[in-house]
RNA sequence: ACUGCAAAACGUUCUAUCGCUGCCUGAUUUAGUUUGGGCGGAGGAAAGUCCGGGCAACAUAGAGCAUCCUGCUUCUUAACGGGAAGGCGCUUCGCAGCGGGCGACAGCCAGUGCCACAGAAAAUAUACCGCCUGGCUUAGGUUAGGUAAGGGUGAAAACGUGAGGUAAGAGCUCACGGCAGGCAUAGGUAACUAUGUUUGCGGUAAACCUCAGGAGUUGAAAGACCAAAUAGGUCCUGGUUUAUGGAGGUUGCUCGCUUCCGGAUGUUGCGUAAGCAGUAUCGCCAGGAUGGGUAGGUUGAUAGAGCCGGUCAGCGAUGACAGGUCCAGAUUAAUGAUAGAAACUGCCGCAAGGCAGCACAAAACCCGGCUUACAGUUUUGCUGCUGUA
Numbered sequence: 001a002c003u004g005c006a007a008a009a010c011g012u013u014c015u016a017u018c019g020c021u022g023c024c025u026g027a028u029u030u031a032g033u034u035u036g037g038g039c040g041g042a043g044g045a046a047a048g049u050c051c052g053g054g055c056a057a058c059a060u061a062g063a064g065c066a067u068c069c070u071g072c073u074u075c076u077u078a079a080c081g082g083g084a085a086g087g088c089g090c091u092u093c094g095c096a097g098c099g100g101g102c103g104a105c106a107g108c109c110a111g112u113g114c115c116a117c118a119g120a121a122a123a124u125a126u127a128c129c130g131c132c133u134g135g136c137u138u139a140g141g142u143u144a145g146g147u148a149a150g151g152g153u154g155a156a157a158a159c160g161u162g163a164g165g166u167a168a169g170a171g172c173u174c175a176c177g178g179c180a181g182g183c184a185u186a187g188g189u190a191a192c193u194a195u196g197u198u199u200g201c202g203g204u205a206a207a208c209c210u211c212a213g214g215a216g217u218u219g220a221a222a223g224a225c226c227a228a229a230u231a232g233g234u235c236c237u238g239g240u241u242u243a244u245g246g247a248g249g250u251u252g253c254u255c256g257c258u259u260c261c262g263g264a265u266g267u268u269g270c271g272u273a274a275g276c277a278g279u280a281u282c283g284c285c286a287g288g289a290u291g292g293g294u295a296g297g298u299u300g301a302u303a304g305a306g307c308c309g310g311u312c313a314g315c316g317a318u319g320a321c322a323g324g325u326c327c328a329g330a331u332u333a334a335u336g337a338u339a340g341a342a343a344c345u346g347c348c349g350c351a352a353g354g355c356a357g358c359a360c361a362a363a364a365c366c367c368g369g370c371u372u373a374c375a376g377u378u379u380u381g382c383u384g385c386u387g388u389a
Stems, first nucleotide, its partner, number of pairs: 004382007012342007020041008043360001047371002050369005055219004067215005072086005087105001088103005094388005106210002111208002113204003128151002130147007159177006178201010223299004233290008244262007263282008306325003310321004344357005
């Protein structure tokens, strides 16, 4: 210097014409009818809808169990599975240190389970080859037992090396060392580290499980308010006129049908009459008021854990203080189209210049994160350094 990776900042601009959307405003109109003017109008991810919170409705005495989630420590925050700083482990050509990268990184000294294939044996150990001892023997072997040193299998073989010991061997004993747990001392807020001492020695919790902390459900189509026409409900008034109450049955509910007890009117029969018995009907029309609900509308819904640049505190995430500022609100859903110029990139050309391209993607209640996509431009860091063999 180039390439790659990571982080941060940006991620097209201007003019003209014609439109779209929200607010303010002038004129005009019976009227939101018509027509001018001004101001605002997508993103770093608006995306995926993965995590957390605000807000809302419903649920909810308190406690426990179950289920699910989280899982080194401290801090940060409204909260988080996010972030910061640190610890530990792995990795970066061997070793050590520094730097970088990665890590579901609590607990297999609570209990239970599991460990493919191969192998004798995968966890109360075990005996295939080998080694050692005894018996038998046709001297090749065979049989009973001991043995985990050596071979072989495996991802992993009962802690490693050496010595003692023994028939041969073995943490069986000893020295040194490795790992894990307990205790003590020292350092640190803590995770943890160092030293000493003691006990022990397969792995596995993204196996059940144990421990600690946490979680009510739904989701802006939540919810709140206003409310047309038509139909039907209830109440009142009037007309016609005989024209009304109560209790049940059937049905998931309503209508309808139906039963019983009254009441009204008409009518038939009996009766001198009072009355008794039977039978039919108990509605229709008009006007007004009103509860609920539908269409539709308003709100929720855009001044907020807001944004901008400072000062101070802190290693940092972040916090505190004072100042400035108002910055999209659509609802079939606006934020666009056309023309010209400029910037950037690529190609061609000696040059003037010409041609082509210009990413990923677009709000929908709001906010904090995470993840993913992204042409091109800029800045910073890293991709290793040092020592030793």